This is a predicted structure of a 533-nucleotide part of an RNA (small-subunit ribosomal RNA, 5' domain) from an uncultured organism. The full RNA is in RNAcentral, with records from ENA and SILVA.
[in-house]
Context: one part of a larger RNA
RNA sequence: GAACGAACGCUGAGCGGCGCGUUUUAAGCAUGCAAGUCGAACGGUAGUCAGGUGCUUGCACCUGAUGAGAGUGGCGAACGGGUGAGUAACACGUAGGUGAUCUACCUAGAAGUUGGGGAUAGCGCGGUGGAAACACAGGGUAAUACCGAAUGAGCCUAUAUACAUACGUGUAUGUAGGGAAAGAGGCUCAGGCCUCGCUUGUAGUUGAGCCUGCGGCUCAUUAGCUAGUUGGGAGGGUAAAGGCCUACCAAGGCGACGAUGAGUAGCCGACCUGAGAGGGUGGGCGGUCACACUGGGACUGAGACACGGCCCAGACUCCUACGGGAGGCAGCAGCUAAGAAUCUUCCGCAAUGGUCGAAAGGCUGACGGAGCGACGCCGCGUGGACGAAGAAGGCCGGAAGGUUGUAAAGUUCUUUUCUCAGAGAAGAAUAAGGUGAGGAGGGAAUGCCUCAUUGAUGACGUUAUCUGAGGAAUAAGCCCCGGCUAAUUACGUGCCAGCAGCCGCGGUAACACGUAAGGGGCGAGCGUUGUUC
Numbered sequence: 001g002a003a004c005g006a007a008c009g010c011u012g013a014g015c016g017g018c019g020c021g022u023u024u025u026a027a028g029c030a031u032g033c034a035a036g037u038c039g040a041a042c043g044g045u046a047g048u049c050a051g052g053u054g055c056u057u058g059c060a061c062c063u064g065a066u067g068a069g070a071g072u073g074g075c076g077a078a079c080g081g082g083u084g085a086g087u088a089a090c091a092c093g094u095a096g097g098u099g100a101u102c103u104a105c106c107u108a109g110a111a112g113u114u115g116g117g118g119a120u121a122g123c124g125c126g127g128u129g130g131a132a133a134c135a136c137a138g139g140g141u142a143a144u145a146c147c148g149a150a151u152g153a154g155c156c157u158a159u160a161u162a163c164a165u166a167c168g169u170g171u172a173u174g175u176a177g178g179g180a181a182a183g184a185g186g187c188u189c190a191g192g193c194c195u196c197g198c199u200u201g202u203a204g205u206u207g208a209g210c211c212u213g214c215g216g217c218u219c220a221u222u223a224g225c226u227a228g229u230u231g232g233g234a235g236g237g238u239a240a241a242g243g244c245c246u247a248c249c250a251a252g253g254c255g256a257c258g259a260u261g262a263g264u265a266g267c268c269g270a271c272c273u274g275a276g277a278g279g280g281u282g283g284g285c286g287g288u289c290a291c292a293c294u295g296g297g298a299c300u301g302a303g304a305c306a307c308g309g310c311c312c313a314g315a316c317u318c319c320u321a322c323g324g325g326a327g328g329c330a331g332c333a334g335c336u337a338a339g340a341a342u343c344u345u346c347c348g349c350a351a352u353g354g355u356c357g358a359a360a361g362g363c364u365g366a367c368g369g370a371g372c373g374a375c376g377c378c379g380c381g382u383g384g385a386c387g388a389a390g391a392a393g394g395c396c397g398g399a400a401g402g403u404u405g406u407a408a409a410g411u412u413c414u415u416u417u418c419u420c421a422g423a424g425a426a427g428a429a430u431a432a433g434g435u436g437a438g439g440a441g442g443g444a445a446u447g448c449c450u451c452a453u454u455g456a457u458g459a460c461g462u463u464a465u466c467u468g469a470g471g472a473a474u475a476a477g478c479c480c481c482g483g484c485u486a487a488u489u490a491c492g493u494g495c496c497a498g499c500a501g502c503c504g505c506g507g508u509a510a511c512a513c514g515u516a517a518g519g520g521g522c523g524a525g526c527g528u529u530g531u532u533c
Stems, first nucleotide, its partner, number of pairs: 001533004006529005014380006020373002022338001027336003031333003036075003041072002047066009082291003092215007101208002106204003110200004114149001116147002123139001125138001127136003155178010183196005217263003224254003229251004234246003266288004270281004293314005316327004344370001346369003352366001353364004383413004393404004418470006433454007477522005482503003488517005498505002
């Protein structure tokens, strides 16, 4: 000199834009919200409305419409969001391998969607146990829930032959064995057709698993470490190679090119500094990994060993009828504690994105916005012009006078800002659904593809911006003045009080302490402290 997720002191309650905001205790958490959705998978229904019947006139029943809540089922909940504890490791970065692998939804081909069965929740009946959480027995019902059967081009397993080969593979032809499925909605000339689904298999896409070369901390005042250890054939296990696991056999494997141990730490793109080389850092944003009160475990599923799922153990908190139960903010706000220190228990799904749904739409503390904080960067303003009797006052000087200083006052101008009023609803907006036209196919219609047209919806928001009126009106401080280092005099003090980054000032004329005047620097900031180069 530069920089900061900063803090502190003085000042500032002038404005705007863009960013950032618990660096400490991976400490504990009241409350609310943060993951649902689908009636076009299913049985069905409280309630409401309309009509009708019986009529005891306010009750029962029937039909139609609408239809909450709960339940079965499907998809999602493995994404998105948070944090950095652990981890010195194939965790990360980079370059490769997978002939050792998986991949829901999506896309493009191919083949199929036949025919049956038994339950169960919801429910209702009277129930049973329990304080509660909840649990249990009997009755009865549906499905795209569950289970057999049929068929199976291709698929899987075993095996044979031929060819190719990156040699645990592929292709072709056989043989034996095995394995599927679910319907819903719409249209119809009632024959069927269309759409969305379902099953099998192939290819792609996307995502993931595993393996390898190389690279990036400190300590040798850590020198030896290792028995599933190193290798083998066999078996098990996995989507998949592998001591990943098991028994057996062999005795290996690593290490001064630093093993092992200890300490510290998420890693990277990047960021800061620097002419560069390098040094330091990893907050925000992006990629990736790990974690979800602590430890362990599996279930479901295409995918988890699963933050707002389950089970067990532990600590802690809460409820309890003492028998037993409930919980997990390192999601968004917010609270307590800790600390030098870090925000609103805000608005909205209008946009972007996600999930579910045929769609309308629902949900979304992701996200879009607003609020608070000079925490940072950037921009603007706090007025402009004229104005010498160089006013008064202050300070200096013995005086003359000098200085503050065109500074003020005064005259005049302007209105960025500000206040009030009005306009504006600019951009954010794309477009679902509807209507019309054309096209392929079809006997026709719905439907499919393409184009045109119409077409609701704004949290921000009393937006931005513009216009008018008013009036210089609403807006300046902080640090320094011995040298380094721009800027000096007076008084007070008297090695005292104090200053100080270094050198050093202060003991009676202090340009260095304190105050004043003047000056210098920066300016809504200025200094100090801390840290890095």
The coordinates come from a structure-prediction model, not an experiment, and the mean pLDDT is 81.